Predicted 3D model of an 88-nucleotide RNA (c-di-GMP-I-GGC riboswitch aptamer) from a Candidatus Acetothermia bacterium. The coordinates come from a structure-prediction model, not an experiment, and the mean pLDDT is 89. It matches the Rfam family "c-di-GMP-I-GGC riboswitch aptamer". Gene Ontology term of the family: cyclic-di-GMP binding. The sequence was found by an Rfam model in a public genome assembly.
RNA sequence: CACGACAAGGGCAAACUCAGGGAAACCUGGGGACGCAAAGCCACAGACCUAAGGUGCUAAGGGCACUACGGUGGCUGGGUUGCCGAAG
Numbered sequence: 001c002a003c004g005a006c007a008a009g010g011g012c013a014a015a016c017u018c019a020g021g022g023a024a025a026c027c028u029g030g031g032g033a034c035g036c037a038a039a040g041c042c043a044c045a046g047a048c049c050u051a052a053g054g055u056g057c058u059a060a061g062g063g064c065a066c067u068a069c070g071g072u073g074g075c076u077g078g079g080u081u082g083c084c085g086a087a088g
Base pairs, nucleotide, nucleotide: 001088003085004084011036012035016031017030018029019028020027021026034074040080041079042078044077045076046075047072048071049070053067054066055065056064057063058062
């Protein structure tokens, strides 16, 4: 250090579930652990999810398509901060 151990001490917490929020994606909190060396933080780029509102089509109620200004940092890249220390 761009490295990461059946090390030490700790940390986080997927699915599922309960409560709350939200149109939804999803988020927050409790329980719970699949995993994680940045699974700390930031939606800048790509990717993915949703489509309330908007636009268009259809047109009885209504339905369909497109769209992020909504989301996912536990999808990848990038930025930024940081604990420990064998081997290399």